[in-house]
Context: one part of a larger RNA
RNA sequence: UUGGGCGUAAAGGGUAUGUAGGCGGAGCUGAAAGCCUGUCGUGAAAUGCAGAAGCUUAACUUCUGAGCUGCGAUGGGAACUUCAGUUCUGGAAUCACUGAAGGGCAGCCGGAAUUCCAGGUGUAGGGGUGAAAUCUGUAGAUAUCUGGAAGAACACCGAUGGCGAAGGCAGGCUGCUGGCAGAUGAUUGACGCUGAGGUACGAGAGUGCGGGUAGCGAACAGGAUUAGAUACCCUGGUAGUCCGCACAGUAAACGAUGCACACUAGGUGUAGGGGCAGAAGUCUCUGUGCCGGAGCGAACGUGAUAAGUGUGCCGCCUGGGGAGUACGACCGCAAGGUUGAAACUC
Numbered sequence: 001u002u003g004g005g006c007g008u009a010a011a012g013g014g015u016a017u018g019u020a021g022g023c024g025g026a027g028c029u030g031a032a033a034g035c036c037u038g039u040c041g042u043g044a045a046a047u048g049c050a051g052a053a054g055c056u057u058a059a060c061u062u063c064u065g066a067g068c069u070g071c072g073a074u075g076g077g078a079a080c081u082u083c084a085g086u087u088c089u090g091g092a093a094u095c096a097c098u099g100a101a102g103g104g105c106a107g108c109c110g111g112a113a114u115u116c117c118a119g120g121u122g123u124a125g126g127g128g129u130g131a132a133a134u135c136u137g138u139a140g141a142u143a144u145c146u147g148g149a150a151g152a153a154c155a156c157c158g159a160u161g162g163c164g165a166a167g168g169c170a171g172g173c174u175g176c177u178g179g180c181a182g183a184u185g186a187u188u189g190a191c192g193c194u195g196a197g198g199u200a201c202g203a204g205a206g207u208g209c210g211g212g213u214a215g216c217g218a219a220c221a222g223g224a225u226u227a228g229a230u231a232c233c234c235u236g237g238u239a240g241u242c243c244g245c246a247c248a249g250u251a252a253a254c255g256a257u258g259c260a261c262a263c264u265a266g267g268u269g270u271a272g273g274g275g276c277a278g279a280a281g282u283c284u285c286u287g288u289g290c291c292g293g294a295g296c297g298a299a300c301g302u303g304a305u306a307a308g309u310g311u312g313c314c315g316c317c318u319g320g321g322g323a324g325u326a327c328g329a330c331c332g333c334a335a336g337g338u339u340g341a342a343a344c345u346c
Stems, first nucleotide, its partner, number of pairs: 004317003007300002012314001014201004021194003025088007033081002035077008049065006091191001092188005097182003103177007110154001114150008125136002162169002206247006215241002220236004258313006266291011295302002319346003328339004
């Protein structure tokens, strides 16, 4: 390479958008590039293959034949792909109607708790632990009451639930804004799928500048524990955690399962909508769970939310270690990120 794979064995890109490219619905007509077919030319000889012949045989040599699967020219065909024209509505999209939601951004508001401050009551402890101590308190703590300040997070509802492409999103109200589902009708008429590069978004920690700092709390300090204890436990506590702007670009970024479409037994919950006039019930669409059949699977399991049966496109894998390292390149303020070997060794 042919080929085989990617839930857990190596392997799905963190997610989306989209360029090139690849692939692409139905009818009719035409062209004839691919495709099928006839003929002609060429495809040297040697070699190789088949059958013979000659050296005693073989190797070797010679003869004959087939072949040289190719290329070019010319004629024909039109099912499929392609191209051109025309038409269609089933894919896709737009509009109108209804509906649900922690989707995003901004502003305003709320109560509980915590800590601190001031004052009242009150007196000897409080705190902490396995037990203690550091710590705190007669300069009046802890407890309790009143008032005030600050920052952060939003109990119950709450879910096996909802929304979002993913990361993720939860007190309430308002404004702006994105997506989604359903029913019916109208419109456009293949406008589609995927997507190398590119671009955007991307938890936490981290970085720069400016703010903020109640609680928590890397580092650090002290007290314990211990043979030691650079830990686990305790008392403190700085960065950080919060806000704004900018950077960073990684995660067990997980469903460890790429995206889209079609088809393939059922049962039972749940969320949103619709039909049967209404309750019950039943049917149906979309989402989200559990169980399960065939099938698939090494097994576990999966099973219309497929890991089944197929198609299209992308990404990725190829023994363990060395190593996600070195070197180079690109990116970054840095930390570092992306790309990514080899020697050697088993």
Predicted 3D model of a 346-nucleotide part of an RNA (small-subunit ribosomal RNA, central domain) from an uncultured bacterium. RNAcentral holds the full RNA, with entries from ENA. It matches the Rfam family "Bacterial small subunit ribosomal RNA".